The prediction has a mean pLDDT of 81. A computed fold for a 72-nucleotide RNA from a Patescibacteria group bacterium, annotated as transfer RNA. The source organism's lineage runs through Bacteria and Bacteria candidate phyla. Rfam family: tRNA. Rfam classes the family as a transfer RNA.
[in-house]
RNA sequence: GCACCCGUAGUUCAACGGAUAGAAUAUAGGAUUGCGGAUCCUAAGAUCGAGGUUCGAUUCCUCGCGGGUGCA
Repeated sequence: GCACCCGUAGUUCAACGGAUAGAAUAUAGGAUUGCGGAUCCUAAGAUCGAGGUUCGAUUCCUCGCGGGUGCA
């Protein structure tokens, strides 16, 4: 330099182009306990950036950024 893949809560992963973007774990509060742990309930927390297509984009297209793999 070229090609391909990936980028979503703190972390690990979901999500036919249409639901309030969902779960596990972690965090905070509460219940329980003599105190913790475990368990149960509740809460907060995310789509890499800029454009385009579309009635509607996490999803499709383009460019950029970051990471990985292969070739040179």